[in-house]
Molecule: transfer RNA
Organism: Clostridia bacterium
RNA sequence: GCGGGUGUGGCGGAAUUGGCAGACGCGCCAGACUUAGGAUCUGGUGAGCAAUCGUGCAGGUUCAAGUCCUGUCACCCGCA
Numbered sequence: 001g002c003g004g005g006u007g008u009g010g011c012g013g014a015a016u017u018g019g020c021a022g023a024c025g026c027g028c029c030a031g032a033c034u035u036a037g038g039a040u041c042u043g044g045u046g047a048g049c050a051a052u053c054g055u056g057c058a059g060g061u062u063c064a065a066g067u068c069c070u071g072u073c074a075c076c077c078g079c080a
Base pairs, nucleotide, nucleotide: 001079002078003077004076005075006074007073010026011025012024019063027045028044029043030042031041032040046053047052056072057071058070059069060068
């Protein structure tokens, strides 16, 4: 230099063929239980006062984009 893959909450990881983003698990917070802790059970847990915003970043297509298109960044694999 060329080709391919991956990028989503604090972490792992879903989201079928474009149609409620974050299911499910872990962690964390609160409560119950306990002398206390652990385990277990219940509820909550992206940002913001809110309108809204949020899928690496910047654009585009579309009524609608994590998903399609273009450029770009990082990492991984292969070729040279």